[in-house]
Context: one part of a larger RNA
Molecule: large-subunit ribosomal RNA, domain I
Organism: anaerobic digester metagenome
RNA sequence: CGUCAGGUGGAUGGCUCGGCUCAAGCGCUGAUGAGGGACGUGCCAAGCUGCGAUAAGCCUCGGGUAGGAGCAUGGAUCCAAUGAACCGAGGAUGUCCUAAUGAGGCCUCUUAAUGCGUUUUACGCAUUGAUCAGUAAUGAUCGGGAACGCUCCGAAUUGAAGCAUCUUAGUAGGAGCAGGAAAAGAAAUCGAAGAGAUGCCGCUAGUAACGGCGAGUGAACACGGCAAAGUUCAAACUGAAUCCCACCAGAAAUGAGUGGGAGAUGUGGUGUUAUAGGCUUUUCCUAAAGGUCCUAGUUAACUGAAAUCGAACUUCUCUGGAACGUGAGACCAUAGAGUGUGAUAGUCACGUAGGUAAAGGUUAACGGAUCUGGGUUAAGUCCUGAGUAGCGUGGGUCGGAAUUCUCGCGCGAAUUUGGGAGGCACCAACUUCCAAAACUAAAUACGACUUGAGACCGAUAGCGAAGUAGUAGGGUGACCGAAAGCUGAAAAGUACCCCAAGAAGGGAGGUAAAAAGCGCCUGAAAUCUGAUGGUGAUAGAGCGUUAUGGCGU
Repeated sequence: CGUCAGGUGGAUGGCUCGGCUCAAGCGCUGAUGAGGGACGUGCCAAGCUGCGAUAAGCCUCGGGUAGGAGCAUGGAUCCAAUGAACCGAGGAUGUCCUAAUGAGGCCUCUUAAUGCGUUUUACGCAUUGAUCAGUAAUGAUCGGGAACGCUCCGAAUUGAAGCAUCUUAGUAGGAGCAGGAAAAGAAAUCGAAGAGAUGCCGCUAGUAACGGCGAGUGAACACGGCAAAGUUCAAACUGAAUCCCACCAGAAAUGAGUGGGAGAUGUGGUGUUAUAGGCUUUUCCUAAAGGUCCUAGUUAACUGAAAUCGAACUUCUCUGGAACGUGAGACCAUAGAGUGUGAUAGUCACGUAGGUAAAGGUUAACGGAUCUGGGUUAAGUCCUGAGUAGCGUGGGUCGGAAUUCUCGCGCGAAUUUGGGAGGCACCAACUUCCAAAACUAAAUACGACUUGAGACCGAUAGCGAAGUAGUAGGGUGACCGAAAGCUGAAAAGUACCCCAAGAAGGGAGGUAAAAAGCGCCUGAAAUCUGAUGGUGAUAGAGCGUUAUGGCGU
């Protein structure tokens, strides 16, 4: 160095009860005590799961079936055709802490008052939080939620090849609040042809514009799509015609009366716009159609739990431990998706296609309740949102340049013969709109949850986590944070005997297709042991000294 036989080790291949991504559905919850935790709870019980002193459970209804008492396979003892287990729907119980709520409490404990009751020196049950609303009775709110949303506060690293304006960026982070979405929203808008609320996507466009005009930042209109929806006050005029509670009728919407309360600091009616409209007065015409709300009952459609029905070979032959394979012959198919079964199964099993199934829900109709006129002519000394519009100044912000939006301070209008805008200011004309009050679905965002899918991963991958994983462990703490999958078709998990100090190991023997023997599929490499073969420097020693080797002939 090679070969062989083993050990160690756990790569590789195969597998997958887990993940990842996408899509559809669906989307709040809590004083009727949530979310989260602590402590308990089993015949034996440490962990997980379930549950709560009725404690791996209790009751009712529906489904379901012959077995069952969770993961978890042992022993014991029970339950079950008077239908258990298991699955679905509804209910009961639900210790203590926590919004935590009788008071206190760095804490899962301590300790009251009042009322009622009992088996009365004691015990059981119930009530007693704060804030807001309300005369009161009483009601609402508090906390939680993965990301998404709105508002407020708000960095730095970085880039500028340094750095200060600038950039990173209104980002990260912090605070508050809300919903299944939120926000925005029916033009004092854009524009210069006209369009006609908002939102989102594409394009416009890296354009206009901003910028130590550096680095960089950066729209809008229009156009193409998705989705489409519009309304209500204040005021003028009117002046209690209104609303709430109790009693009554009704299923409800709602209705009549009586009593009490709210309300003239105005409830109700009317009215809501720009080609101005409304109001009041006035002239005339015309009469009919709808709107909104309720859903007990009846009818119809759709939806809707566990679950249930669901076709067709276990025919012959061969191999094999085993047939789902080979060869031969059949059958079903609105079902040849998939998985399992001792190897690769349309016809073996579960399923699949297609049907069926409760309460409940949604929609429509029948039915019920309630409300209402519409248009026009002319006139008016009526009304149309004020510390507002606008201006100055100083900040913030924006692409917004003098011409974005906004805040502080100061000044401060007009009233239809009115007012705003038209990216510098002012004037005129023209165009366009009507601020200073409010509401509004869908298209959009996200994914805690449910379901489905995948030319995504396959155990150093895929979530950190395929096993008691945010566990074990580390840290005073904030926080950090693993490793760890596979016997076999079936435990058939090696009876009995021997050696032995032996739950080790060995022998012999047995199971099995195979020991695959629980440090168990496959079992690479580094690496270790043994056996065997080859090579064998250098040093030493023994023997040969006409030797041995070389060369010549």